[in-house]
RNA sequence: UUAUGGAGAGUUUGAUCCUGGCUCAGGAUGAACGCUAGCGGCGCGCCUGAUCCAUGCAAGUCGAACGGACCUGCCUUCUUCGGAUAGCAGGUUAGUGGCGAACGGGUGAGUAACACGUUGGUGACCUACCCCUGAGUGGGGGAUAACUACUCGAAAGGGUAGCUAAUCCCGCAUGAGCUCCGGCAUUCGGUUGUCGGAGGAAAGGCUUCGGCCGCUCGGGGAGGGGCCUGCGGCGGAUUAGCUAGUUGGUAGGGUAAUGGCCUACCAAGGCGAUGAUCCGUAGGGGGCGUGAGAGCGUGGCCCCCCACACUGGCACUGAGACACGGGCCAGACUCCUACGGGAGGCAGCAGGAAGGAAUCUUGCGCAAUGGGCGAAAGCCAGACGCAGCGACGCCGCGUGGGCGAUGAAGGCCUUCGGGUUGUAAAGCCCUUUUCCGAGGGAAGAGAAGGGACGGUACCUCGGGAAUAAGCCUCGGCUAACUACGUGCCAGCAGCCGCGGUAAUACGUAGGAGGCAAGCGUUAUCCGGAUUCACUGGGCGUAAAGGGCGCGCAGGCGGCCGCGAAAGUCGUGCGUGAAAGCUCCCGGCUCAACUGGGAGAGGUCGUGCGAUACUUCGUGGCUCGAGGUCAGAAGAGGGGAGCGGAAUUCCCGGUGUAGCGGUGAAAUGCGUAGAUAUCGGGAGGAACACCAGUGGCGAAGGCGGCUCCCUGGUCUGCACCUGACGCUGAGGCGCGAAAGCGUGGGGAGCGAUCGGGAUUAGAUACCCCGGUAGUCCACGCUGUAAACGAUGGAUGCUGGGUGUUGGUGGUAUCGACCCCAUCAGCGCCGUAGCUAACGCGUUAAGCAUCCCGCCUGAGGACUACGGCCGCAAGGCUAAAACUCAAAGGAAUUGACGGGGGCCCGCACAAGCAGCGGAGCGUGUGGUUUAAUUCGAUGCAACGCGAAGAACCUUACCAGGGCUUGACAUGUACGUGGUAGGGAUGCGAAAGCUGAACGACCCCUUCGGGGGAGCGUACACAGGUGCUGCAUGGCUGUCGUCAGCUCGUGCCGUGAGGUGUUGGGUUAAGUCCCGCAACGAGCGCAACCCUUGCCACUAGUUGUACUUCUCUAGUGGGACUGCCGGUACCAAACCGGAGGAAGGUGGGGACGACGUCAAGUCAGCAUGGCCUUUAUGUCCUGGGCUACACACACGCUACAAUGGCCGGUACAAUGGGUAGCCAAGCCGCGAGGCGGAGCCAAUCCUAAAAAGCCGGUCUCAGUUCAGAUUGCAGUCUGCAACCCGACUGCAUGAAGGCGGAGUUGCUAGUAACCGCAGGUCAGCCUUACUGCGGUGAAUACGUUCCCGGGCCUUGUACACACCGCCUGUCAGCUCAUGGGAGCCGGUAACGCCUGAAGUCGGUGAGCCAACCGCGAGGGGGCAGCCGCCGAAGGCGGGACUGGUGACUGGGAGUAAGUCAUAACAAGGUAGCCGUACCGGAAGGUGCGGCUGGAUCACCUCCUUU
Repeated sequence: UUAUGGAGAGUUUGAUCCUGGCUCAGGAUGAACGCUAGCGGCGCGCCUGAUCCAUGCAAGUCGAACGGACCUGCCUUCUUCGGAUAGCAGGUUAGUGGCGAACGGGUGAGUAACACGUUGGUGACCUACCCCUGAGUGGGGGAUAACUACUCGAAAGGGUAGCUAAUCCCGCAUGAGCUCCGGCAUUCGGUUGUCGGAGGAAAGGCUUCGGCCGCUCGGGGAGGGGCCUGCGGCGGAUUAGCUAGUUGGUAGGGUAAUGGCCUACCAAGGCGAUGAUCCGUAGGGGGCGUGAGAGCGUGGCCCCCCACACUGGCACUGAGACACGGGCCAGACUCCUACGGGAGGCAGCAGGAAGGAAUCUUGCGCAAUGGGCGAAAGCCAGACGCAGCGACGCCGCGUGGGCGAUGAAGGCCUUCGGGUUGUAAAGCCCUUUUCCGAGGGAAGAGAAGGGACGGUACCUCGGGAAUAAGCCUCGGCUAACUACGUGCCAGCAGCCGCGGUAAUACGUAGGAGGCAAGCGUUAUCCGGAUUCACUGGGCGUAAAGGGCGCGCAGGCGGCCGCGAAAGUCGUGCGUGAAAGCUCCCGGCUCAACUGGGAGAGGUCGUGCGAUACUUCGUGGCUCGAGGUCAGAAGAGGGGAGCGGAAUUCCCGGUGUAGCGGUGAAAUGCGUAGAUAUCGGGAGGAACACCAGUGGCGAAGGCGGCUCCCUGGUCUGCACCUGACGCUGAGGCGCGAAAGCGUGGGGAGCGAUCGGGAUUAGAUACCCCGGUAGUCCACGCUGUAAACGAUGGAUGCUGGGUGUUGGUGGUAUCGACCCCAUCAGCGCCGUAGCUAACGCGUUAAGCAUCCCGCCUGAGGACUACGGCCGCAAGGCUAAAACUCAAAGGAAUUGACGGGGGCCCGCACAAGCAGCGGAGCGUGUGGUUUAAUUCGAUGCAACGCGAAGAACCUUACCAGGGCUUGACAUGUACGUGGUAGGGAUGCGAAAGCUGAACGACCCCUUCGGGGGAGCGUACACAGGUGCUGCAUGGCUGUCGUCAGCUCGUGCCGUGAGGUGUUGGGUUAAGUCCCGCAACGAGCGCAACCCUUGCCACUAGUUGUACUUCUCUAGUGGGACUGCCGGUACCAAACCGGAGGAAGGUGGGGACGACGUCAAGUCAGCAUGGCCUUUAUGUCCUGGGCUACACACACGCUACAAUGGCCGGUACAAUGGGUAGCCAAGCCGCGAGGCGGAGCCAAUCCUAAAAAGCCGGUCUCAGUUCAGAUUGCAGUCUGCAACCCGACUGCAUGAAGGCGGAGUUGCUAGUAACCGCAGGUCAGCCUUACUGCGGUGAAUACGUUCCCGGGCCUUGUACACACCGCCUGUCAGCUCAUGGGAGCCGGUAACGCCUGAAGUCGGUGAGCCAACCGCGAGGGGGCAGCCGCCGAAGGCGGGACUGGUGACUGGGAGUAAGUCAUAACAAGGUAGCCGUACCGGAAGGUGCGGCUGGAUCACCUCCUUU
């Protein structure tokens, strides 16, 4: 010094970044609605039906323009005294006349237009009243209303005759370049000057006699208007062509005036992509709202302009109108009527009705301001000034102030301690704005008078805290939290979303937050939205580059001069009304409001100036562009001809039983001779190798060889033209495959089709056939993932490397190599860019120019319309409706019928089983009064149960109890109390309750206290619910090797790195490497046990005690040693020694986490429920049911066996309410018995398989033992339901087990027995341990299952038990088509044609002028004509509603059918096209990678 100005958030995901839509916070309003409401000031108040209106008012005024009438007074005359009357004065007034009524007031229908805004023009014009100025105002004539009479009509209104005045009307006179005509001059022009001729005015009134007000013809001004004009301000191209007075000219008419405005004639023009015409919408502006601004939206109040006045048309009068409160006509509507005919127009102010979500008093006054008339007084005025109603808005004020803690009561919450409401209240002191009452009382009024507002504002006094607080919200955004109720109900919701039993989200309450006479809601606009991007966006993959080229218009354009000055820049002038806005100052107590001053505001007009840039004109230049010359490469295009290989077919030969095809098959071909093979022939199509991220072309695309025709490109040297260039809306051309038309051709292949398979099906994938087609010619079609998903042109910006074509250099004998450069084609990469991926001199970098395109997803590459096409179809291209997303890239996981590496009794190799039988046990199911409950893939099912006859027991039936079976507390009672229990009833529980009958402490000896008991109240109790409210514990992945952190580094970020890699291991075990370095939880080790040894101790065993053993301490094993392999690292392999090796065997130990896994019934526990019952006691029953199904077992099916006899060898355990010896009895279970043992001592106790001997001889058996009968034993209060055992008898199924499936890698499996816990007994064949005998097999990791690491794809993230597509069916919604039907709008053609202007006619009619008159001049009626509103008829156009039926679309509950897509999605997917199919879809042809995987090729990087 300048500037006063810009905030974001929620929502797509598991998370992230980006894109992108939706939503919110702000401001505003002519508002409305809900709840609430004390006062004042200033504003505002039908946004809808330009719908209809009752009633009153809204435009009159002038007697000083005129005649009359009436009233009053005076005076004159007359008087039958009522009065009449000439005159004068005053007043009132219908009519004539003048001015006004064209302003003021209302409304926004129409209008897209010179309507508006702004700037100019008018030489093409007008202007009453007003101002200034010049001149004049002389002299005549005529009529008519009022009035009178008659008359028509219901009325509204007339008709005829007669009288009359004027500032009414008409001649005459005078008259100025005032008007017209002519001449001359001037001018671009109708301007101006001048000369001549002609035409052409007037009105009076009042008077104090001074004059004043008028009148007439001119000139000037002011203000107002008409017309013209440049520029500006809207949507649709799914409206592209429009136009006949149309465009221009000439002449005429018309107007104040230009003009096709109108008419006649002539010409054929005019407008349009810079958007005509048509359709839709709309009054425009000053301004207003919002916004940082640019903009966007809007046009209420106020101001300016326009348009309209019931709808449409028309003119008259007038200075001015085609006239809101004038006229005529037509139409609709309303009203009156005597039915003949009339009347009316609130979009003036009030008011009513209607419509609507919604918008006021039928108020006062002309006091002020402005206006009309008048000389004036004055009159008029719903303009205006005021008041009323309405929180509709803005502004201001109040509802009290101070003190006041026991932090009262009450409410709410509570962990029961308290917290909060809360100084809040009460209470004490104070104040009086407001309120009520009383008194005073304005300004607004420029000289006097005059105030609707108004006894208002304001002032004073009195009274008394008195009269005055609500609304919304409290999940996040967004400020404010608890309780109860409710239980996906009721409800909320702006978006995300809340509610399914603990809801800060619903409802209520307490509390809190916000605003406050308001507060919320709804609607609309701007903002946020840089989300239409001028400021200020984009298009590789998010939406978006046209398939490609040629090119008209348009846009843009190289270097050097000169000129012009349009753009541009500077400065001056004019204008941009006022109000508004900003600043300053002032007035109402402040503010709102308002007064004054200044400023700001244009793409505007104009003068002068500047000339860098752009532009224009002109001159030049050569580097852009093009050309000439010389070379070069090439599947560039078109035509013709030729060639060989192969397939197929035909003929012939050889030859025989098959061939072919597939995962495996079959259909098919073949004894009529196929396939195979040889020879010959025919025909069509395509051109192996070369061949290459090689070449050419604009793209599509182009591939054997030769010839002809032809386009483009590159390089080199010089020369020529001289900006000739770039881009390119429309337009034109080209344009794969499929497809269409006509005619050919047809070998192979091959949609459709037929057949065979596969399959649940298989309209597919596979196979056998095979038509169109594929090929040619000509003509259509015009689309593709027509892709580099990347428009074209030009310039600039480090490199490296390969390759194609050329040139130069170097080099060589030469081909190469090498260097440089130009043009192309690739890869890798710097800076930079990008959301990331990636791009990176072939840009997606930095810039310029031009074109195309995008603006949430779905609906929709759709409908309708239009254009194109033979058709198929193509191009262009919406809306309703629905959603809160749809997307891109990248990240971490999970998953894959992806890949790599590696583990595990995972498979394989083996052994024994299960699945079949009988039985046991558990479960499902069923049954039942009850069969209590839980566990439910792995990881429920011999599980909770390590022991249901009662008990247990939670279930059922019945019978009882109610402070309870059990705990604590308080109060009261209690000595014959507590206890005790006879008797009776009863199934028991329980009820009843006799005899007997206490205890402790203190004591003043009265008593008091405690225990107990009783009563009452708190409460107890609940295996009632919720394991999805929880603790704890447990299962599982999994003893798998993983899971993380700190710091650093990388990335915008999620996140990555570390933890990946190379080795190695049982192991993220260790080593090496490495932007990582370290660390933690896991692994391992430390612990227990076992194997060897030593030592110590020793009850027991035994005769002894070395010993065995017992139990305690220690040693031992560490890849320590040797060899090999290895990066000479880790480690692995082998060996030695050793009882033992490479974690020796076994156990305990379970990372971060997953499964809302399991358990409220083990326990604990929040909440809920229950309280004479869901508690508790008892008896009985049930948990043991039984057509079935499954799981886990036992026993078997036998001879490796059964049975009988004999005989041998364990270990772990247990035992006093116990284990129980010897002995005796019993066939036996068992009984009697009682020794020993609290246990290394005694008992349990026999171990069994084994071994020895005998028997059985392959059979439903001397196998097997179910089932059943009888008789018993034992436990127990009690074995009926429902125990175990014993003996005798009975002897069932079963002869090794379908699909399938389990365990186990060594002292393991298998086989054998023993013990224990629970327990009175036992359904124990279970479980937990113990020992005895004691194997087989592992090639290996392809496959099944599970797991670990790396990598890849993904549309999954509730994570593949995922996601998801289409038909069909039900319901709802919007929409397209649709035989039609019913409307609306604007045109067009024809018919008819009102009023009216104009024209013609005018025989009828007529006062003024001429004329003596006749008559003339002039006018009018009438009639005719043109035009002409409305109406009628007609065919179309556009548009809306509706419509049987129909098409798709969207949304819906857990419907039906399939499985198309996402992983290689199980046939890679997708695009175009064609055919086919219930449906997704399938197949053919061509194309794309936005395809996984493996291999190969090429290239690149590193060495």